[in-house]
Formats: sequence, C1' cells, structure tokens
RNA sequence: GGGGAUGUAGCUCAGAGGUAGAGCACAUGCUUCGCAUGUGUGUGGUCCCGGGUUCGACUCCCGGCAUCUCCA
Repeated sequence: GGGGAUGUAGCUCAGAGGUAGAGCACAUGCUUCGCAUGUGUGUGGUCCCGGGUUCGACUCCCGGCAUCUCCA
C1' cells in the first nucleotide's frame, strides 16, 4: 500500500426496511433469624461518525474512524 470481517444495553450477542431484544449483570418485591439459591417485577441504548436513497434506515448506498485478519 491492497483485500476481507466486525462495530447494537455495563459484558456476550440477536435483529437484514415499519418507533430495538435475549442471556448474564444491576435495582427491587417474595422466600430466610440472616446470607446464598429460587422466583416475580423493573432500570438501562445519540444502534461507531458524517452524508445519501426512501413516506420511513440498526438494516440499503457512499465516505471516514477503530479493532481483528490475509496478501505484499
């Protein structure tokens, strides 16, 4: 220098055009003398950044940034 992959909740990851979810974690109720376990409920997101297409974009297109990887 060139090719590819990935970027979404505190963490690990789904979601592939119609107002974003799971598990774990966290808070809280029940259970206990208390803790742990179990169980119910809840909080938590500028979807990496900037443009474009569209009635509507996490999703499609363009350009950047970061990480990983391959070639030289």